Model confidence (mean pLDDT): 83 of 100. A computed fold for a 1461-nucleotide RNA from a Candidatus Staskawiczbacteria bacterium, annotated as small-subunit ribosomal RNA. The organism belongs to Candidatus Staskawicziibacteriota, within Bacteria.
RNA sequence: AAUUUUGAGAGUUUGAUCCUAGCUCAGGGUGAACGCUGGAAAUGUGGAUACCGGCAUGCAAGUCAAGGGGCCGCAAGGCACCGGCGAACGGCUUAGUAACACGUGGGUACAUACCGCAAAGUGGGGCACAGCUCGUCGAAAGACGGGGUAAUUUCCCAUAGUCCCGCAAGGGUAAAGCAGCAAUGCGCUUUGUGAAUGGUCCGCGGCCUAUCAGCUUGUUGGCGGGGUAAAAGCCCACCAAGGCGAUGACGGGUAGGGGGCGUGAGAGCGCGACCCCCAAGAAUGGCACUGCGACACGGGCCAUACUCCUACGGGAGGCUGCAGUCGAGAAUCUUCCGCAAUGGACGAAAGUCUGACGGAGCGACAUUUCGUGAUGGAUGAAGCCCUUCGGGGUGUAAACAUCUUUUAUCUGGGAAAAAGUUAUUGAUUGUACCAGAUGAAUAAGGGGAUCCUAAUUCUGUGCCAGCAGGAGCGGUAAUACAGAAUCCCCGAGCGUUACCCGGAUUUAUUGGGCGUAAAGGGUUGGUAGGUGGUCAAGUAAGUUCUAAAUUAAACCUCAUCGGCUUAACCUUUGAGCUGUUUAGAAUACUGCUCGACUAAGAGGGCGUUAGAGGCAAACGGAACCGAUGGAGUAGGGGUGAAAUCCGUUGAUAUCAUCGGGAACACCAAAAGCGAAGGCAGUUUGCUGGGGCGACCCUGACACUGAACAACGAAAGCGUGGGGAGCAAAAAGGAUUAGAUACCCUUGUAGUCCACGCUGUAAACGAUGGAUGCUGGCUAUUGGCAGUGUCGACCCUGCCAGUGGCGAAGCUAACGCGUUAAGCAUCCCGCCUGGGAAGUACGAACGCAAGUUUAAAACUCAAAGGAAUAGACGGGGACUCACACAAGCAGUGGACCAUGUGGCUUAAUUCGACAACAAACGAAGAACCUUACCAGGACUAGAAACCCAACUGACCAUACUAUGAAAGUAGUACUUCGCAAGACAGUUGGGCAGGUGCUGCAUGGUUGUCGUCAGUUCGUGUCUUGAGACGUACCGUUAAUUCGGGUAACGAACGCAACCCUUGCCCUGUGUUUUACAUGUCACAGGGGACUGCCCGAGAUAAUUGGGAGGAAGGUGAGGAUGACGCCAAAUCAGCAUGGCCCUUGAUGUCCUGGGCUGCACACGUGGUACAAUGGCCGGUACAAUGGGACCGAAAGCGCAAGCUGGAGGAUAAUCCCACCAAAGCCGGUCUCAGUUCGGAUUGAGGGCUGAAAUUCGCCCUCAUGAAGCUGGAAUUGCUAGUAAUCGCCAAUCAGCUACGUGGCGAUGAAUACGUUCCUGAGUCUUGUACUCACCGCCCGUCAAGCCAAGCAAGCUGGGGAUAGCCGAAGUACCCUUACAGGUCCUAAGCUAGAUUCAGUAAGAGGGGCUAAGUCGUAACAAGGCACGGGUAGCGGAAGCUGCUCGUGGAUCAUUUUUUUA
Repeated sequence: AAUUUUGAGAGUUUGAUCCUAGCUCAGGGUGAACGCUGGAAAUGUGGAUACCGGCAUGCAAGUCAAGGGGCCGCAAGGCACCGGCGAACGGCUUAGUAACACGUGGGUACAUACCGCAAAGUGGGGCACAGCUCGUCGAAAGACGGGGUAAUUUCCCAUAGUCCCGCAAGGGUAAAGCAGCAAUGCGCUUUGUGAAUGGUCCGCGGCCUAUCAGCUUGUUGGCGGGGUAAAAGCCCACCAAGGCGAUGACGGGUAGGGGGCGUGAGAGCGCGACCCCCAAGAAUGGCACUGCGACACGGGCCAUACUCCUACGGGAGGCUGCAGUCGAGAAUCUUCCGCAAUGGACGAAAGUCUGACGGAGCGACAUUUCGUGAUGGAUGAAGCCCUUCGGGGUGUAAACAUCUUUUAUCUGGGAAAAAGUUAUUGAUUGUACCAGAUGAAUAAGGGGAUCCUAAUUCUGUGCCAGCAGGAGCGGUAAUACAGAAUCCCCGAGCGUUACCCGGAUUUAUUGGGCGUAAAGGGUUGGUAGGUGGUCAAGUAAGUUCUAAAUUAAACCUCAUCGGCUUAACCUUUGAGCUGUUUAGAAUACUGCUCGACUAAGAGGGCGUUAGAGGCAAACGGAACCGAUGGAGUAGGGGUGAAAUCCGUUGAUAUCAUCGGGAACACCAAAAGCGAAGGCAGUUUGCUGGGGCGACCCUGACACUGAACAACGAAAGCGUGGGGAGCAAAAAGGAUUAGAUACCCUUGUAGUCCACGCUGUAAACGAUGGAUGCUGGCUAUUGGCAGUGUCGACCCUGCCAGUGGCGAAGCUAACGCGUUAAGCAUCCCGCCUGGGAAGUACGAACGCAAGUUUAAAACUCAAAGGAAUAGACGGGGACUCACACAAGCAGUGGACCAUGUGGCUUAAUUCGACAACAAACGAAGAACCUUACCAGGACUAGAAACCCAACUGACCAUACUAUGAAAGUAGUACUUCGCAAGACAGUUGGGCAGGUGCUGCAUGGUUGUCGUCAGUUCGUGUCUUGAGACGUACCGUUAAUUCGGGUAACGAACGCAACCCUUGCCCUGUGUUUUACAUGUCACAGGGGACUGCCCGAGAUAAUUGGGAGGAAGGUGAGGAUGACGCCAAAUCAGCAUGGCCCUUGAUGUCCUGGGCUGCACACGUGGUACAAUGGCCGGUACAAUGGGACCGAAAGCGCAAGCUGGAGGAUAAUCCCACCAAAGCCGGUCUCAGUUCGGAUUGAGGGCUGAAAUUCGCCCUCAUGAAGCUGGAAUUGCUAGUAAUCGCCAAUCAGCUACGUGGCGAUGAAUACGUUCCUGAGUCUUGUACUCACCGCCCGUCAAGCCAAGCAAGCUGGGGAUAGCCGAAGUACCCUUACAGGUCCUAAGCUAGAUUCAGUAAGAGGGGCUAAGUCGUAACAAGGCACGGGUAGCGGAAGCUGCUCGUGGAUCAUUUUUUUA
C1' cells in the first nucleotide's frame, strides 16, 4: 500500500434536566436437572454428588503337548505339575500433587525382553526340586516329614575372535536343545549396529493470598568413600559457613497439566465432560521380591479399618475393569450379543483367550433430517367471543369434493461390510434398501401478550386472592391477578432453575478516572526502582527483515475429493494457525561500552537585597487582678426581664504605692516569610532558605520516589514549675411542659514554662511533584536597568512573587483560564454503587486515650454531583389592602329567635365542617311538602311506549258493606264506526320505578384566593438540557397602566373602555295631576369631562402637585362583568348522566298517625334591652322602592285583633295597600329606682287561616313582670350621603315560627400622623436535604419481632508439625553349620505441651430490616444557639460545652476590581 474480515442497545434515582454510578434485561453455551407435552430415523452422548462411600453374583489374562517326566484312555484325545513367554499392555479414575507434574525448547553421566541387519559360537560333566509314593496334623484354608525322578530348571570345567577391567603386561566372563526320514526350520550364547521405547538433567511459561516477611542444618559447597543402568547430599565420614528472599522466599488456600472447549469485533474472560498425549492412584499406610521393565488394579509380606466363614483353635477378601446392587443426591443406562471385523497375548501351526473392541438395548440428554397431508371450497354454516346492536372476529378454517401415500401396518425380494490363490467364517440381521397392498389413514404442543419486548378484548376479583427478570401491577370500570375469546413466538419440543462468556469502556494494554460526584498521601528529605539534555565511535540485547527446524494426531478456518437418499456425521488432499529454537542481514530509535560538549538542565563561587523564617537572652508600656493606705456612702453587678452573687466587718465609683502572670492596641494591607504545621512589642547574639545582577568554575552531577527517616495546629498524657485573665467538668440562679442546653453568677483541670510522649484535623486551593508550550488587561510586593531629575516621586522595560477580570481551550455544569481544572511528557499516591464501616478479627506502634493497616455475612435499588422551575424561611429589598394605626358602632355577659354539634329517640330524613359549614340548600316542615319512623295496603304497578289475546264498553255519577284511611268486595246506570278499527279494561310479554350507592367515573352550575394584576402564545435568540429572554431595570399608575431603555419583535386572555343606574343641561312627547298654563314629574333622544386649558416638578416623556372654569376633575359615584389556574373544594337531593345495586312481606307505589319542633350541655348568626341624647301621653311635619283578581275604599260594629260592606281598579302615574311612615318638631309627665327602664315567662278571655291549630301556627285584650345597671380573655364591621339610627315595601305564602333575606327612602357623623408592628397579597433577590411542596423533610435512645456476623467461660472434632517412648514386615549388615538372635532405618501406635482450622454454647455488646409504638427536635431556611472537622469532658436520647481549624454560613457593612459617562 492493497484485499478481506469486523463492534446495535434498552429500563430504572428527579416535579423536570444533564452528569456520575450501581442494579436489571434482550444473545450464545451446558455431561445438566425440573414442569407440561411427546410421531419416526440417523449420529453422538450418559455416576459431575459419597463413582478415592460399601459391594451379592457372573465374566474381564492367559497361552505353549514341537522344552520335560508322569497319569487316564483301545484310540482320538484329555489332565495336574516342572519349565518358557505374557501378565509393567489394554481397561478405569482424578484422591493427591503449585511440582521439572505438565507444556515448549534443548542436553546426555544411562538402560532396553520381543523386532531388523551383521559377526562368531553352541564341547564335556555334576547336584537338586515339584509331580508321584509312604506317613502325620487341621473343621477349613492349607501345612509338615521320609523316599526316589526328568528337562530349553540349575551348577562346575573347557574355549574367548569379539566383549569387560587395566597405560601396558596381564587377568576375567557363555551357551539348550526341539521338530523332521532328510534338506531344513525354530531356538540358545556373546558382541556390534539400527528402529522404537524408557530413565535422568536444564532454560522458559502458566492460580489466589503480605491480615504469611523473613526461611534453611543434609541446609549450601568441597574432599574421600558407598550406591545406581546412569549424573548428583542420592547416602555416609570429615572440612568450610554458606544458600534462598519485596522480580515475593517461607507459610496458608485452591487445583491433575496440555492439545483443546464456550463466549467475545478483538484484546481478553471462563472451563479442562466425551476424543488424543503426559502424569498420578488402585480399601488406608509401609516394604521389598521376581523380572528387560513394577516397588506391580484382578502378584507377595506386614500394620490398620471394614466385611464374610468358623468345629472359636484359626482362616478368607478388596468392582477407581464390564454389567449389576445399596447408600447419598435435583440427577446419569442392560447382571444384552459376538470375537464376524480392528487390535492384543501365547503358539511352528491349527488354534485358544480377549466386558479392549464390533454391535444391539434404555434416556428428546444434544445435534441433524422427515412427517402429522395437498388442491379446491361461502359476502362466510354451527358453536364460541366481542359489539356503538348496525355488525365484527375465529375463517378457507371446518363441513364437502378431488388427489397423494413420506410415515404407519402387512406381504414378497434382499445386500455391502470378506482382506488372505481356492475352501471355510456375519454378532449386527432378514437390518439397510427395492417392489406391492390398505387407507387421511397412526402423529401438536409449550410459553407469552403494561414497558423493556413480537402480540388485546371481555368477564370475575376488589391492596383480597395473587403476579413479578427490572421498573412495577391489585384499595369496584385491572390491556399487569384468575378464566374465556383472539393474537404473537418457537415447534417434537417449549418454558423454568443453576452456572459461564457477552452486553460491562463496570479494573479501561486496546479503552476510565481523582476541585465540588468514589478518589491527591498533612508536609519535606531521600534508598531501591522507573524516566532522562547535545555530538561522535563501537556493539547489536530490544527492534525489523530473510531462511531453516519444530509446533503429534484430532479439533478450528479457507479451499478441495468422496461416502451415508439430504443433513448432522464420517472421510481425501493442500494451505493456514500461535509460540519456541537456530543461522544470516539491517542499525533509524531505545539499551550497553567508551569519548567529548555547555548559551542550554543542575550545582558552586562573587556582589547586592526584602522579610511576623527559626532558636536563645534581656528590656518595655497599656490593660487586668490582688494587697496596703487615703477619701467617700448605699448601693453595686447582671439581664429580654430577673435572680443567684458582692456590699454598713464600708462594696461600686476615685487616688497613691507595691506585687503578679499572660498577651502585645495603633503601624496592619487584598501585604511579607516559611516545605507544611505555622510565624507579629523592642533590642542583641547565633542560624536556615529565597530574589536580583554581571562574570568565573564543575560538566548531565537531573526529575520522581515504594520501603525508610524527619517535621507536624488544637485537644490529650507523664514529671516538675507557674497560675493574672479566660474556662471543659462541677455548683447555683433563671428560662421552659421539661432544660442534664442556649442567658447569668461562681469555678477546677487546661491554657503559660522546661523536658518527654501522642501523630491526628474541613492538616483545604477539598486541586501531588517536575519540565516545556499556549492572546491579554490591571493592582500590588522585592530586585535591576533606561529616560528624567540637584535628588525623590513619576514613566518605560526585564526578572521573581501575591491578587482580580478575562481570548482560545477545557468542564456534567458550577467554574478554571501563563499561580490551568488548557496542550503534552515522566514518576508517585489513590478510586471502582449506598449502608454495614474506617467497624470486626489479626498485626505493628502508644503510659493511656487511641492511631495505622483493614474485611465479610447481611441489606437496599438506589446513594450522589451540578444546574432548572416552583413552594417555603422565626432571610432581605420594594409596593399595596379598613391589614394595622386614628375613630364610630358592635359581638363575647342577659333574655328570646334561629342554625349547628352533642345527647335522646321507633324516627328525630339528607347534604354542607378552618378561611370557603353553622337565619347555609329552605323566597316560608300542622296534613301535603317528606326523602325519615310505626302500622295497614297494591304489584306491569301512581305516571310512559310497544306487541299479542280476550271482553265491550270505558269514563263519569250515585249507592251498599267493611275499614283509621288507602283499599277490598259489590250494585245501579252505560258506546262510536259500514268495516278495518278507535277507546277502555283484564291477562301475558318487552318493560317501568328508585331523594338507593359512587361529586374520588362525569356534564352542567357554584364557592375561594380576587376585581388581586397577573397568565400565556408565535417567531427569534441563549443553554448539551430542564429551561431562560420576551414579562428583568429606571420612572409612573388603581392596574404587566403608560413612558424610557433593552435579544428581542409581535400577539392573546385578563386591566381599562364598550353596557346599566345615578348626578347637570338641552330637545321632543304628555297618560295622570290641574280651572288652565306650567312643571322640580315620567319616558325617549342628545350634550357634557378629554389632564382639554394655565403655572410648577420631571429625561423635553409617561406622569404628578396646584389653579381656573364647571353640576361634576383626574376611574365623578354605584352596579353588571371574575384571566391562566388552586383546593380529587361543593352538589348523583335541582337537573342530566356512566357503572353498580333493589324490583311481590320491594330500596318501587298509596294511605293513616308520628317525626324533621324531642333537651343536662357547647358553638355560630341575629332581635330586644339594660334607660333621661331616654320612657310614656297629646299635638304636628316630611318619603321612596314596590305589590294587586286580588288589593280592597267610604260607611257601620267591636277596647282591640278583627267583622260587615263592597265603591274603584283588568295594558293600574287614574283605584287599593297607604290621609302611606318612623325617628323628627311642639307641649306635658316621669327624676336615677331594677324604676312609668326592660319586656321574658305564665294565667284568663278572644280573633284569623285552614278538613284539621293537642304534639305544632300567628294576632288581640286584661293580668303577671324574669334576667339584665353596658358585659373577662378575645374578636367584628365601616373612609361619606359611608357608619350609626329610623321606619316602609316585596318574594315565598291558605296561614305562619320573618327578630331572617332582598330592596327603598328619612336623619346623618367622627377619623386617617403614618406603614414600625399583626394579617393577607404582588414583584425582585437569596438559602434549601422541601416537590403530597414547612400541616414539608428528618435524627437518636427506648419497647416488640425477625436475620446475619463478630466476642466469649466451656465442650467436641479435624489437619500439619515438634519432643519422647515403642516398633511389624522388609532391604543392608553382624553373629551362627543351621535355626534362633541382634544392629541401622521405618509404617502404624502411645505420651506430652503447643499450633491451626472448623462445629457447638450460657452470657454480654453493637449492626440490619420491619406496622401507623414511646420520648424528645439534633439537621435541612440565619432550622429559630450558623453548620461541620479534630480532640477532651459530660448527659435518657438525639446531643451540649471547652480549645483549635474550615466555609461546604445567611444577613448587614466595608474594601477591591471591571465597564460607561
The sequence was found in a public genome assembly.